[in-house]
RNA sequence: GGCUCCUUAUUUCAAUGGUAGAAUGCCUGUUUUGUAAUCAGGUGGUGUCAGUUCGAUUCUGAUAGGAGCCU
Numbered sequence: 001g002g003c004u005c006c007u008u009a010u011u012u013c014a015a016u017g018g019u020a021g022a023a024u025g026c027c028u029g030u031u032u033u034g035u036a037a038u039c040a041g042g043u044g045g046u047g048u049c050a051g052u053u054c055g056a057u058u059c060u061g062a063u064a065g066g067a068g069c070c071u
């Protein structure tokens, strides 16, 4: 220098172009002599910038970061 792949909630992962979910974490309550556990509720996200589309996590381009391969 060239090519391929990945980037979604605090974390680990889903989501076939139609208002993005689960587990876990955190907070509040319940329960207990007390802690943990249980149960109920709450919290919070599509790397960035453009394009296509009525509509983009999803398709296209560029860019940032990471991983790998070739030279």
Base pairs, nucleotide, nucleotide: 001070002069003068004067005066006065007064011023012022013021018054025043026042027041028040029039047063048062049061050060051059

The RNA shown here (transfer RNA) has 71 nucleotides and comes from Geofilum rhodophaeum. Its mean pLDDT, the model's own confidence on a scale to 100, is 81. Taxonomically the source falls in Geofilum (Bacteria, Bacteroidia, Marinilabiliales, Marinilabiliaceae). It matches the Rfam family "tRNA". It is annotated as a transfer RNA. Rfam links the family to the GO term triplet codon-amino acid adaptor activity. RNAcentral holds the sequence, with entries from MGnify.